[in-house]
């Protein structure tokens, strides 16, 4: 320094779910609670997924309205992949 994660230790995280907070919502905090994770550490670079406004295009519709699709902006998402940065303890 790579490249693995079978064994051991020392520990860490915590999905669903519930309570309370916050958010117009995706989702966020903070207590509980573990399905999971060897990066279930950190970062929205890039791709998908999701949620809000607006346009705009079909559809039914008397019409408000509403659904689906589709630009545009603005969020959520690190527990979807993928890129970047750093790390623990073993084995080779």
């Nucleotide at each position: 320094u790579c490249u693995c994660g079978a064994u051991a230790a020392a520990g860490g995280c915590a999905a669903a779910c519930c309570g309370u907070c916050g958010g117009u919502a995706a989702c966020g905090g903070c207590g509980g609670g573990a399905c999971g994770c060897a990066a279930a550490g950190u970062u929205a670079c890039c791709g998908a997924u999701c949620c809000c406004a607006a346009g705009c295009u079909u559809a039914a519709u008397u019409a408000u309205g509403u659904a689906a699709g589709u630009u545009u902006g603005g969020g959520a998402c690190a527990g979807c992949g993928g890129g970047a940065c750093c790390g623990c303890c073993g084995a080779g």